[in-house]
């Protein structure tokens, strides 16, 4: 220098054919317990890496950029 993959909650990750933003763990509250843990119920937490475009509508499609991993040289 060139090719490919990835970037979504605090962490690990789903998200199908473009239309509801989610799971597990963690956190908070309540119940349970003498207390803690486990368990049960509920809740908070998101600029979907950044910018632009297409579209009635973008996490998803297109372009540019940034970062990480990987292959070739």
């Nucleotide at each position: 220098g060139g090719g490919g993959a990835c970037a979504u909650a605090g962490c690990u990750c789903a998200g199908u054919u473009g239309g509801g933003a989610g799971a597990g763990c963690g956190c908070c509250u309540c119940g349970u317990u003498u207390g803690c843990a486990c368990c049960g119920a509920g809740g908070a937490g998101g600029u979907c890496c950044g910018g632009g475009g297409u579209u009635c509508g973008a996490g998803u499609c297109c372009c540019c950029g940034u970062g990480u991993c990987u292959c070739c040289a």